[in-house]
Molecule: small-subunit ribosomal RNA
Organism: uncultured prokaryote
RNA sequence: AACGAACGCUGGCGGCGUGGAUUAGGCAUGCAAGUCGAACGUGAAAGGAGGGGCAACCCUCCGAGUAAAGUGGCGAACGGGUGAGGAACGCGUGGGAAAUCUACCCUUGAGUUGGGGAUAACCAUCCCAACGGGUGGCUAAUACCGAACGACCUUUUGACCGCAUGGUUGAAAGGUGAAAGAUGGCGAUCUCUUCGGAGAGCUGUCGUUGAAGGAUGGUUCCGCCUCCCAUUAGCUUGUUGGCGGGGUAAUGGCAUACCAAGGCGACGAUGGGUAGCCGGCCUGAGAGGGUGUCCGGCCACACUGGGACAGAGAUACGUCCCAGACUCCUACGGGAGGCAGCAGUCGAGAAGCAUCCGCAAUGGGCGAAAGCCUGACGGUGCGACGCCGCGUGAGCGAAGAAGGCCCUAUGGGUUGUAAAGCUCUGUCAGAUUGGAAGAAAGCAAUGCGGUUAAUACCCGUGGUGUUUGACGGUACCAUCAGAGGAAGCACCGGCUAACUCCGUGCCAGCAGCCGCGGUAAUACGGAGGGUGCAAGCGUUGUUCGGAUUCACUGGGUAUAAAGGGUGCGCAGGCGGCCUGAUAAGUCAGGGGUGAAAUAUGUCGGCUCAACCAGUGACGUGCCUUCGAAACUGCGCGGCUUGAGUACGGCAGAGGGAAGCGGAAUUCCAGGUGUAGCGGUGAAAUGCGUAGAUAUCUGGAAGAACACCGGUGGCGAAGGCGGCUUCCUGGGCCUGUACUGACGCUGAUGCGCGAAAGCCAGGGGAGCAAACGGGAUUAGAUACCCCGGUAGUCCUGGCCGUAAACGUUGGAUACUAGGUGUUGGGGGAUUCUACCCCCUCAGUGCCGCAGCUAACGCAUUAAGUCCUCCGCCUGGGGAGUACGGCCGCAAGGUUGAAACUCAAAGGAAUUGACGGGGACCCGCACAAGCGGUGGAGCAUGUGGUUUAAUUCGAUGCAACGCGAAAAACCUUACCUGGUCUUGACAUGCACAGGACAGGCGUGGAAACACGCUCUCCCUUCGGGGUCUGUGCACAGGUGCUGCAUGGCUGUCGUCAGCUCGUGUCGUGAGAUGUUGGGUUAAGUCCCGCAACGAGCGCAACCCUUGUCCUUAGUUGCCAUCAUUCAGUUGGGAACUCUAAGGAGACUGCCGGUGACAAACCGGAGGAAGGUGGGGAUGACGUCAAGUCCUCAUGGCCCUUACGCCCCGGGCUACACACGUGCUACAAUGGCCGGGACAAAGGGUUACAAUGUCGCGAGGUGGAGCUAAUCCCAAAAAGCCGGCCUCAGUUGGGAUCGUAGUCUGCAACUCGACUACGUGAACGCGGAAUCGCUAGUAAUCGCGGAUCAGCACGCCGCGGUGAAUACGUUCCCGGGCCUUGUACACACCGCCCGUCAAGUCAGCCGAAUUGAGUGCACCCGAAGUCGCUGUACCAACCCGCAAGGGAGGGAGGCGCCCAAGGUGUGCUUGGUGAGGGGGACUAAGUCGUAACAAGGUAGCCGUAUCGGAAGGUGCGGCCGCUCAAC
Repeated sequence: AACGAACGCUGGCGGCGUGGAUUAGGCAUGCAAGUCGAACGUGAAAGGAGGGGCAACCCUCCGAGUAAAGUGGCGAACGGGUGAGGAACGCGUGGGAAAUCUACCCUUGAGUUGGGGAUAACCAUCCCAACGGGUGGCUAAUACCGAACGACCUUUUGACCGCAUGGUUGAAAGGUGAAAGAUGGCGAUCUCUUCGGAGAGCUGUCGUUGAAGGAUGGUUCCGCCUCCCAUUAGCUUGUUGGCGGGGUAAUGGCAUACCAAGGCGACGAUGGGUAGCCGGCCUGAGAGGGUGUCCGGCCACACUGGGACAGAGAUACGUCCCAGACUCCUACGGGAGGCAGCAGUCGAGAAGCAUCCGCAAUGGGCGAAAGCCUGACGGUGCGACGCCGCGUGAGCGAAGAAGGCCCUAUGGGUUGUAAAGCUCUGUCAGAUUGGAAGAAAGCAAUGCGGUUAAUACCCGUGGUGUUUGACGGUACCAUCAGAGGAAGCACCGGCUAACUCCGUGCCAGCAGCCGCGGUAAUACGGAGGGUGCAAGCGUUGUUCGGAUUCACUGGGUAUAAAGGGUGCGCAGGCGGCCUGAUAAGUCAGGGGUGAAAUAUGUCGGCUCAACCAGUGACGUGCCUUCGAAACUGCGCGGCUUGAGUACGGCAGAGGGAAGCGGAAUUCCAGGUGUAGCGGUGAAAUGCGUAGAUAUCUGGAAGAACACCGGUGGCGAAGGCGGCUUCCUGGGCCUGUACUGACGCUGAUGCGCGAAAGCCAGGGGAGCAAACGGGAUUAGAUACCCCGGUAGUCCUGGCCGUAAACGUUGGAUACUAGGUGUUGGGGGAUUCUACCCCCUCAGUGCCGCAGCUAACGCAUUAAGUCCUCCGCCUGGGGAGUACGGCCGCAAGGUUGAAACUCAAAGGAAUUGACGGGGACCCGCACAAGCGGUGGAGCAUGUGGUUUAAUUCGAUGCAACGCGAAAAACCUUACCUGGUCUUGACAUGCACAGGACAGGCGUGGAAACACGCUCUCCCUUCGGGGUCUGUGCACAGGUGCUGCAUGGCUGUCGUCAGCUCGUGUCGUGAGAUGUUGGGUUAAGUCCCGCAACGAGCGCAACCCUUGUCCUUAGUUGCCAUCAUUCAGUUGGGAACUCUAAGGAGACUGCCGGUGACAAACCGGAGGAAGGUGGGGAUGACGUCAAGUCCUCAUGGCCCUUACGCCCCGGGCUACACACGUGCUACAAUGGCCGGGACAAAGGGUUACAAUGUCGCGAGGUGGAGCUAAUCCCAAAAAGCCGGCCUCAGUUGGGAUCGUAGUCUGCAACUCGACUACGUGAACGCGGAAUCGCUAGUAAUCGCGGAUCAGCACGCCGCGGUGAAUACGUUCCCGGGCCUUGUACACACCGCCCGUCAAGUCAGCCGAAUUGAGUGCACCCGAAGUCGCUGUACCAACCCGCAAGGGAGGGAGGCGCCCAAGGUGUGCUUGGUGAGGGGGACUAAGUCGUAACAAGGUAGCCGUAUCGGAAGGUGCGGCCGCUCAAC
């Protein structure tokens, strides 16, 4: 885009079309084929009129020569329906019939004479339920039957012609062998007359006979064409041909007898499946593809099967006979029927109409005609089934109305000029009038012409008159009224035009593909809004297109699917140069045909259009004719360059056979010799004291041939490797001679064909599937080890497959080069050899053009052409099933479908990853020091418990974390008691004077009640503040960190992350950023299709280390004085303080390096290569953490999930883990004495001297708002003493008692003190942490929080080490490279068994259908043949009787439908059970593959195993190449 459509929702009108596609299923009822009296014989009735009769009734006339039946003629073979069958000369197209028929029609010419005998109707009678039938009698014809010319047939013969048989025509003989009348007119001529007329005759029309021709319509033959399956490969006996007679209108095995043995088939026979064919129709740019409804042509069929009659024509839809199935009637004896005609009905189905009107038109049949018949046809009806047209209103109209279960940032926006309102119009529908075309003919009288003897009849033609319409009072026109009666459907995530809200919450659902939905869904459902079409709109189905996705136009085959394992070769396809010939292909001109309709150009008719009509062009095809001769073909002749042959050389693991050789392994025998050997990651099994291994000598056997050896050679491929001999194939080169296209390819076919495997017989050293044992392991049917059988080897025969690979079929030609190598030839070299140059043939690498998706290929093409063959067409199912062929088997070969998926795949890119590689770094390892893990305690977490043990944090990167302080508070949790505008904010309205405070009562308190006390400003209106009441609202540590902001952790202070322009690439992307060096560093230098730049690094900042300057109080004190004391005077030097400077930059020297960057060493310097420390954290990652800091969207609660209060809990305790403290002691503990800090803090604070207490502390209060006073004692260390290796004078838990302090309050649940008690613990398993220098370790001090509470945290100083060979390994990271089947990225991906469910195939005993072959039996009707007795009018003989000719019932026979029996084949259904397959959010077992996937993988084969799979043998590279 389309449709004979259907379904859903909706539906105003008209025109034109169209409408049983399924059950060729069954059918009630009516109609669909008759007509002619001008072919013929008969011949009613109802009713009416008249007459007779009392009436019953009778007669006559009309009805009427009508109806009706019959004889006869023509038609019924047309028209109409359907598409079952049929793969065929059935259809289409073009030819042939010298092999043919044709009623009616036309033309021509000739006839139509004279006779005969019957029969139906009818009458009578009989049988019968019905349908029907019998017998006897009468009668007519255009019914039937004889007789002649012509014509036809046979035989003989002549002439002419063609296209093979043959055709045309003449003569002779023999044979066969026609007819019919009807109806008008005339009365000129003749005869008869009952005078009406009749006959003869003339004439018209129609009919009839035979002949010729035409037209029309058939029949038949031929060329070409016409679906799928080769998993249908062989078929055929009347089959193929001939001859004889037969049959037909006619050819012919069409049929029959005989003879011969042919015919068809890979150019697809035979068989199976499916199907009416075509003009056309749909689609498409076309070529094609699909289709065959309506209309038209042909065919076939008419309940199923068979057969025939008559006829011009049928093997006949509304004929006949028979058989069968079905339905109906029946008196049970028998009968009737055939809608795939028009309507209609039932059934099945998703699904298709009126039991309508009319012969008015067109057409058909009959008729002389009028006319009759016509479900053909013309019309109307029904169905939005389709196409076309029209309408459902038009203009103005902003207060941008109201309403909206519309949205909203609450301002508004949108629906929306839409509505309302105003002004108009009048299509359609409605009502009322008028009102067609379609009608021509026919008939009547008449004019003219023709015919005729004719003014008659008849025919033709003109005008006049008259008559004929189903549709239909329809089309159309006019008038009336009034916007009045007339809009839906689908869609709105992308493709694809159109967006928001609510509901729902992987539910419900959507979906054409991709895909939506798991609490903010433009995708589900609804709404508002929008978009698109519109009396329709969507959905479904089907076809073509898009799809160059079967590729003729117009595809591919190294790696995506696809080159046969390889050769030889029949058919086939293709084929070198030249001359002339031919004309099949080819090309060009002409002719015929290609029906009409359709399509198309144009012009017309319906108001337009659809629709209809006129005319033109086209119709790619077929046939025919005349030409051309380049190319192809065919045939003739020639040529040598393709191909081949001979002669001469050459290389070679080419093949086959026989023989020979040495090294090694194993075994056997012997010698020497002694305890091990062997094997592995490490071991063990095994061998060995019965003497192994080792070593020597000798022997045996089998298999394989080191070095040479090489991207070297040979072969078609598989493949071929010691040496010699024999036989043999192929190749290459040089030159000459010869043949003369002999060539290339190659379906089917025939050979060859690794390994494994099979059969038979040998052989068997080593190796080695299976198997046994040992290890490894969770297991180990494996990898490793020890053994070991088939096999591996030989001979003969099978098998026929491999990653049989260059994943690249064969052949010829052409198209830049460079460089190796093998074989040959030549040049040059005096010769030879090397080097060099040229060339032919092979074999490699690199590379241009070109090609390619890229990778890559590139004279050995994957380039450019030609030619032949094989093969491919999404993945899986599956190289499976079934069938065929081959095989001893294993199996091979050929080779599907159902079903299922939305991919499978190639190449390349960026990442990530690797039990890949290279380089480098880090307290990463190593080297060290000290810890943790064991004990007790503290603290956090899990778990458990609980009314509650609030919540969060969960590998590193949660766990002394949020929490820099849980007794109350905090507090979010629990129990209980209260409050409801609220503990808190803002606003409004109303009321009130305060509120707060104090006291008292109740209560656990919150709170309630009572008493007391009690506002400010004012312009006097009121305002502010507070309380109460009521509204708005507050409030929420309720949920979502996966809706968010902000902040933070982590990789990681790792050195990276990017951009612009340019360049390269089809592109993703690359380059830059890689490389060589160097660095802590993408730090710097050099190089480079890159050149620059940004964020990071570094530096700038703070601190510390040295010096200088300035300034000296509260700090300092060298010199001077003074004091108990820097206390004071004084000093400004020093320390220190705190402000500013200096200093360090690889700056200098030497060496290394590339003349660089830089590195190494040195000098100087307080400090040296970033001096130490800190702050500083790129692009990003982890949906990392936090809604309980804060902020915030959405959701949720609102007398509660809010708020207040008391008490409790967060402090529980069988356990487990993390982080710490204290220890286990002598480098120690205790006692005593006496030294040295830094950094901080302090006014509700720090608190001195004093005093009391053993002590915590009390008392008291100087001083200090701090370089001034206080905390404050530093401790380890040092000196002296005691302890003496013990559960102790180590260790201090736990518990008891008594206290101190803080606080409203230490019971749950604080810290501290004293006395007493004195637990575990004797250095800690596997494992694991920190640290590289002022570091670790060790020692104390301070601070925040804080009423109190520190083993935690954050700081401060004191003392103060050890070690680093080095980068193999563990962990993490950076860069380069490599592989990848990964990309939520190895915590990835993924394989197979088992278990569960669903589905479709396959096998399957059996069972049940359908179709069909063969054999036999039976054999209806019927044609034909034979017979033919009964019977028979016409003709012949005969006076007759009778006979003959001819016909004929019946009988017999051939053929044969249906049926039956048997046996096959094909194809369905069902099917116990069996086997695999596919699919299915979270099943089981393992881990096979992807990285070297942890044993590289894969292919073929064999074998074994729960399973992936393992192993053996051979092969491949689509592994790695690190080491050797």